Annotation
Transfer RNA from Butyricicoccus pullicaecorum 1.2, 73 nucleotides, folded computationally. Lineage of the source: Bacteria > Bacillati > Bacillota > Clostridia > Butyricicoccus pullicaecorum. Its Rfam family is "tRNA". The family's RNA type in Rfam is transfer RNA. Rfam describes the family as follows. Transfer RNA (tRNA) molecules are approximately 80 nucleotides in length. The sequence is in RNAcentral, with records from Rfam.
RNA sequence: CGCAGGGUAGAGCAGCUGGUAGCUCGUCGGGCUCAUAACCCGGAGGUCGCAGGUUCAAGUCCUGUCCCUGCAC
Numbered sequence: 001c002g003c004a005g006g007g008u009a010g011a012g013c014a015g016c017u018g019g020u021a022g023c024u025c026g027u028c029g030g031g032c033u034c035a036u037a038a039c040c041c042g043g044a045g046g047u048c049g050c051a052g053g054u055u056c057a058a059g060u061c062c063u064g065u066c067c068c069u070g071c072a073c
Base pairs, nucleotide, nucleotide: 002071003070004069005068006067007066010025011024012023013022019056027043028042029041030040031039049065050064051063052062053061
């Protein structure tokens, strides 16, 4: 150099056939408690690796590129 899989919130992941970006944990506020944990309610947090293209509309399709894992040489 070649082939395959992956990159989405602080962490782990989902998002199938293009149509409001979600789940669990964590975090913040409140409730409950003498108090803490547990439990209950609510909130914040995302340029979807990067740059282009197609489309009314892209996490999703196309091209280039960077990074991670594996396979082969």